Notes:
This is a predicted structure of a 91-nucleotide RNA (c-di-GMP-I riboswitch aptamer) from an Acidobacteriota bacterium. The organism belongs to Acidobacteriota, within Bacteria. The sequence was found by an Rfam model in a public genome assembly.

[in-house]
């Protein structure tokens, strides 16, 4: 000099709740609050999990509820995996 790892320092994000809002739901938007994260930035490409029609079976008070089943849609990036990108760099 290069790569790795990642203390400090200056910052950033934001769970779980609380208000409001969208949405059949799973969840998500915003304001508030922080469990916590060195990519907890981005993307749904692989898994993996969650929801919803339809179909059937059974309950029942007509609104509904319980189960199995298909194939199809969404959802989660704070559920792994990958893939782009990024602040500062002590031993």
């Nucleotide at each position: 000099g290069c790569c790795u790892c990642g203390a400090a320092a200056a910052g950033g994000c934001c769970a779980a709740c609380c208000u409001g809002g969208a949405g059949c739901a799973a969840u998500c938007c915003a304001g508030g609050c922080g469990c916590g994260c060195a990519a907890a930035g981005c993307c749904g490409c692989g898994g993996g999990u969650c929801c919803u029609c339809g179909u059937c079976u059974u309950c029942a008070u007509c609104u509904g509820g319980a189960g199995a089943u298909c194939a199809a849609g969404g959802a989660u990036g704070g559920c792994c995996g990958g893939g782009c990108u990024g602040c500062c760099g002590a031993a």